Small-subunit ribosomal RNA, 5' domain from an uncultured Bacilli bacterium, 526 nucleotides, folded computationally. The full RNA is in RNAcentral, with records from ENA, Greengenes and SILVA.

Context: one part of a larger RNA
Order: sequence, then C1' cells, then structure tokens
RNA sequence: ACGAACGCUGGCGGCGUGCCUAAUACAUGCAAGUCGAGCGGACCAACGGAGAGCUUGCUCUCCUGCGGUCAGCGGCGGACGGGUGAGUAACACGUAGGCAACCUGCCUGUACGACCGGGAUAACUCCGGGAAACCGGAGCUAAUACCGGAUAGGAUUUCAGACCGCAUGGUUUGGAAUGGAAAGACCCUGUGUUACGUACAGAUGGGCCUGCGGCGCAUUAGCUAGUUGGUGGGGUAACGGCCUACCAAGGCGACGAUGCGUAGCCGACCUGAGAGGGUGAACGGCCACACUGGGACUGAGACACGGCCCAGACUCCUACGGGAGGCAGCAGUAGGGAAUCUUCCGCAAUGGACGAAAGUCUGACGGAGCAACGCCGCGUGAACGAAGAAGGUUUUCGGAUCGUAAAGUUCUGUUGUUAGGGAAGAACCGCCGGGAUAACCUCCCGGUCUGACGGUACCUAACGAGAAAGCCCCGGCUAACUACGUGCCAGCAGCCGCGGUAAUACGUAGGGGGCAAGCGUUGUCC
Repeated sequence: ACGAACGCUGGCGGCGUGCCUAAUACAUGCAAGUCGAGCGGACCAACGGAGAGCUUGCUCUCCUGCGGUCAGCGGCGGACGGGUGAGUAACACGUAGGCAACCUGCCUGUACGACCGGGAUAACUCCGGGAAACCGGAGCUAAUACCGGAUAGGAUUUCAGACCGCAUGGUUUGGAAUGGAAAGACCCUGUGUUACGUACAGAUGGGCCUGCGGCGCAUUAGCUAGUUGGUGGGGUAACGGCCUACCAAGGCGACGAUGCGUAGCCGACCUGAGAGGGUGAACGGCCACACUGGGACUGAGACACGGCCCAGACUCCUACGGGAGGCAGCAGUAGGGAAUCUUCCGCAAUGGACGAAAGUCUGACGGAGCAACGCCGCGUGAACGAAGAAGGUUUUCGGAUCGUAAAGUUCUGUUGUUAGGGAAGAACCGCCGGGAUAACCUCCCGGUCUGACGGUACCUAACGAGAAAGCCCCGGCUAACUACGUGCCAGCAGCCGCGGUAAUACGUAGGGGGCAAGCGUUGUCC
C1' cells in the first nucleotide's frame, strides 16, 4: 500500500469501490429498435349527409371519412453502446514512420442529373399438411422493393503526347472501344422542404507494411517443405506464398532460432530521495472472445454476444415423426470459494438508434438500495467542581492510586428526534406572442411547459447531555507495571526467547501506553 479476508467492536455524512475462485451451469423479467411524411391492406372511429323505427329526440342501417392502432413488404439501425480476459510472446500492444498498394454508410462543400417502360411478390382470400416449430399449393395487389432501355464529365482496355518523381512508378491532355445511374414523399404550390443518382474534394472511422521497445527456462541447440525466393495464374478494397501450378534451394539460429512454461498490452497504479522493483482492479485507449469447433451470407462496415448454416457436448418440449436454447448485458439463482451487492426507480439530465416532427426505444446513462470494503470529515459534550466522597486495586497499614475523574452547579446543541419552509441540476423541443429577413419548414427575443433522485440537500424552530467507544499492547526490539493464580503444567511467541513456587513474557484483576469507528491478525508487493 490493498478490488482484500478473518476475529472483536460499531453513531453519522460525503465521495469512491464491490466474484481476484468455476471463460462453471443457468429459472424468471428486462437489455434494439424505429419510420404510416416509402407501400398495398386490416381494424377502430369524430364531424357531416341519406334512410328506417318512431316515444320528436333517441336507437339502428348505409355513405364520406378528420384521426388513431396494427401484422406484412420496404428503409435505416441491430458491426455502436454494454460484458469478459479464455486464447494470444504476436506487428497483439506502445512509440515513430510509410501506403506511388487501400476502403469509408451517415455528415460537409462543389458540379450535374432524376427521362421512358416492364414483370413479379408478401400481406389478403381459398385449400391442404403438422402435436408443435412451422410449411406447401392455387388466386389477387402495391411501393423509395426488383428488372429493361435512354442519357454520362466517372470505370476498364487500348493508341498518341506532355509534365514530374521516391525504385516499382505518379499526374494529366486528346482519340477509339466496352459495359454502367436514379425515387419518390409532404405541404404554406415555390428559386419550397426532405429524400434519390453520378462524380470530385473534405471530415471521421478503419485496413495493410516497417524500425525500435517490453516475461522465464540452455537441466530446450538446432528449426523449417508453402518452408525461402522467382515466373504464370487466381483472390482481395489493397500489397503479399494470401492461394495455386511450375522452377530454383533456399530461409532462421548463442545478438538465443525452435521448444516448453507463464501472460491480454498500454496510459497508469503502489513503493522509493532517485535509479529501480512490483502490479495492470476501478477510469481511459487498443486487442481478443461470445456454449465448443468450423463456415460463409447480408452489408459502407461482421466472418456478427441478444443474426444464419453445419458438427459436438449439455439442457428443455414432444402426439416419438420432430423441434427449441446459449446471461463473459442488468438484476437474480445454484455451484465453487476465505470472499464480493437490489430479480430497485427514471428516461428529468448527458449520449445513442429511428423519425420531417411530436415522439418511441435505450439495465448505456442518471439515481436510489446493500456492505466500515477504502479515503476524507464530524460526533460521542463544554466550563467550574476536594469533604480529594463511596467503591476498586495496592500497602511497610502511615498511606498511595484510579482522580476533577464521578456526584453536583452553570452552559452548548454539532449530530439526533419532531415540525415548518425548500432548491440548483432545466438548456432545449413543443405551444403562445413579438421581431430580423426580399423570403423561408431559417434565425432572434419574451412568456409558458418539462425532475427519477426527492419533500432529498439546505435553512429555521422546539426538545434534550438526553441516543453514540472500542480494539490491541505493556521482557528487549517498542511507548507502557504491579498484585494474585499456575508451577517446564496450562499456555505465550514476529525474532531473541518466557513457564521446573515470589513469572513486569502464561491466565485474571487494577493501573498504564497506542490507535480510534475502528483496532488487531493473516495474505501479497515495494
């Protein structure tokens, strides 16, 4: 010093921290949705209109349909956020560079465009199969879903030229050929808003390569066949044995290869005057993983924690034919363990996804709860008070000591209890009013609205010393001593060592010392 544990004890507050072991298995709930201003439809249904019944102001039916809700198609997001540290000794990480070898949705800027057509399919209806999960057939329909054509400053190939460089090369001009775009929606109907396509540039995020750096064992000395290099081909966003065929025989190693063991790395944290040593919890960055192993699909981005497929182990359902699942998300359960929390509240704030917006979702996050686990702060009273009371301990019986300590008197009211008042965190968005502007779905101003925490913090009043001290030690190291009991017994102990009849070392008591809501012990590191 600690993410600690154990023993005894325990008043309060603030801020932190809390499965270090079984990357063991998981009941239950929640943790990723959103958009009807992309689309067809289904359901509910205001106002209004028509008709019928009549009890003349009610009920029913039909039409229109403001508005609302919804499964499906479609879009964006589920690659972020959150968890864990198994694996990994590696360009994984840190640092410094390179890419003339690369990609980048959403966002920003600039330029141009958005033309003409087509065929399906889910939903829905009907039929059928199945215990279920779900599936099949027939028929209908839409789109910002899908497809064809047009247009084309970009792409590929090729020809001719110019300029430049850092080796492969890069940039650019002109010609030819090849194949290649798009989508609408809404309203205040206009230079409208918002989406869409292509190209260039930016920003952001990534990919790849390289130098250097950071564990142990030599009681591990040789290792290597896609191995090392080349050529052709393939593959990738991109270089590359990344893959493949052929050719050559290389490549690494005492400056420690290979093997084995251990381990996520760093900013940092602990210690130390520093050098150094140790660690890698929380917070931040990077990496890896998501029951185990493998694989790809979609996509700007994954080889994808709450997506798919296959295999395996395990668990569950079953009508035995077949199906379902993956908490190393938040809580929680069992197990393991010396040991680690609530199946809480809220989207009010910050941030994220979607949406034009209102808004919806958000176990991220903001909060509350539990735990002296840690740090910090406060309190458990203050002043006076000697007949030095009683009582305890001790005694040489005179006394000494606990000790101004108590009682008593006078106060205070921090905490506490009760009552009253009561926040900041709130800025927006929306709504109302006004203004700026040529104008605006733009901007500005004023008002209004929005708080889980929480009637919390804080303030005030009343009450009342009332409710709040323990733990370890006292032979030396090391601050602090006597009495009794025990008698090498019982026991103590970090080291030296105590105990065998006067033990300051064991046990108890009185006294004393230290720290204090803690104190000791154990463990680990300096």
Its mean pLDDT, the model's own confidence on a scale to 100, is 83.